[in-house]
């Protein structure tokens, strides 16, 4: 300088000017609610978004269990919690830096491998090779070495060995079982031994292990308004928003209580609700994920929904003209998208930019 | 704001132990008829919403993204 990996971070600045919302202080008007002006203060995101997972939080009486159901699926961490994330392990990809993996079990069973192919898994000879037999077309038998079919053909090279052949024997390489060593483990290393001891598919059913009640801020609590429940229709105990079921308390209980239809009334208002697993800074402990100590600052809360327009300047790109090659001058553009109960990830959008670390390859010192 | 459901031919749908992409109806051609509709044979029409994965193979089974319907308020 070239090619490339990983990770962090911003995502327009400034000034006028016109407004929009929240709070806080003041004044004026009003019987209050509230209304207007004046002054200071906050005022969108990295994803707020999809809702695809985990939590807090509120309610379903309260506690425990069985089954069924859904979820995760190499270890050990970390965590409120996880299906996230960190460290490692195994596999696959790359020359490396690294990147990918729903990455347990197929000798628990059950079930599928269409076509093609003899033959798709207790087996099995189409061609071919060998030995016999015989009317010369062919029959008996051996045999998985070779062809040929398939996504897949019963370890793999290679020597020997045989009529030909075969783990028949043997040497290495895989594999399977025992040992011993290291490691917290997945796992790795040796060493012995077995001739291999039964393809592939569990994002199929299924078995293993560990997790798992439900609903979701339109939860739910107060207040204030209106109005017509002696409606019907089914059960009978009922009382998780549960698919069935059981124990124990505890509670309502026939003018009760559940579930379904029909019918009436309101469309306001407070609080939940924004200080929180919170943000910067330093500092110990960890390889990190985090995870403890100090100090430090308050940072959007509407309720159909505020954070925007308009002008100059400045930065970034793109087009066109002049050019004395430094440059000017016009136009145009500058993403994705917007809180709505909170939070910790994940996906999934997304113009342009900036740092830092690191590998590979060429030159130069 | 949050819960569920659907996309498959032009339109309405079917498609299960994962291997042929179907039916009506419409549409195009021929027959039947003195003509047209009825009818009868034959034929055209698919990125199975998009994109990954898994598998030898995916409409189907797993993940993400997109459209379009629907259902949740409080009182007594």
């Nucleotide at each position: 300088c070239g090619a490339g990996a990983g990770g962090a971070c911003c995502g327009g600045g400034c000034g006028g000017u016109c407004g929009c919302u929240c709070c806080c202080g003041g004044a004026g008007c009003g019987c209050a609610a509230g209304c207007u002006c004046c002054g200071g203060g906050g005022g969108a995101g990295g994803a707020a978004a999809g809702u695809c997972c985990g939590g807090g939080c509120u309610c379903c009486g309260u506690g425990g269990g069985u089954c069924a159901g859904g979820g995760u699926g190499g270890u050990u961490g970390c965590u409120a919690a996880c299906g996230a994330c960190a460290a490692c392990c195994g596999g696959c990809c790359g020359c490396a830096a690294g990147g990918c993996c729903c990455g347990g079990g197929a000798a628990a069973g059950u079930g599928c491998c269409a076509c093609a192919g003899a033959a798709a898994a207790c087996a099995a000879a189409c061609c071919g090779c060998c030995u016999c037999c015989c009317u010369c077309g062919g029959g008996a038998g051996g045999u998985a070495a070779g062809g040929g079919u398939g996504a897949a053909a019963u370890g793999g090279u290679g020597c020997g060995g045989u009529a030909a052949g075969a783990g028949c024997g043997c040497a290495c390489c895989g594999c399977g079982c025992c040992c011993c060593c290291g490691g917290u483990g997945a796992c790795g290393g040796g060493g012995g031994u077995g001739g291999c001891a039964u393809g592939g598919c569990a994002a199929a059913c299924c078995c293993c292990a560990c997790c798992u009640g439900g609903a979701g801020a339109a939860a739910g609590a107060c207040c204030a308004a209106a109005u017509a429940g002696a409606g019907g229709a089914g059960c009978g105990g009922g009382c998780g928003a549960u698919g069935a079921c059981c124990c124990a308390c505890g509670c309502c209980u026939a003018u009760c209580g559940c579930u379904c239809c029909c019918g009436g009334g309101u469309a306001g208002g407070u609080c939940g609700u924004u200080c929180g697993a919170g943000g910067c800074c330093g500092g110990g402990c960890g390889c990190g994920a985090g995870u403890c100590c100090g100090g430090u600052c308050c940072c959007a809360g509407a309720g159909a929904a505020a954070u925007g327009g308009c002008c100059g300047c400045c930065c970034c790109c793109c087009c066109g003209c002049c050019c004395u090659c430094g440059g000017g001058c016009g136009g145009g553009g500058g993403a994705c998208a917007g809180a709505a109960u909170c939070c910790g990830g994940c996906u999934u959008a997304c113009a342009g930019g900036u740092c830092c670390u690191c590998u590979c390859g060429c030159g130069c010192c | 704001g949050g819960g569920g459901a659907u996309a498959u031919a032009g339109c309405u749908c079917a498609g299960u132990u994962g291997g042929g992409a179907g039916a009506g109806c419409g549409c195009g051609u021929g027959g039947a008829u003195c003509g047209c509709a009825c009818c009868c044979a034959c034929g055209a029409g698919g990125u199975c919403g998009g994109g990954g994965g898994u598998u030898c193979g995916a409409g189907u089974c797993c993940c993400c993204c997109u459209a379009u319907c629907u259902c949740c308020a409080c009182c007594a």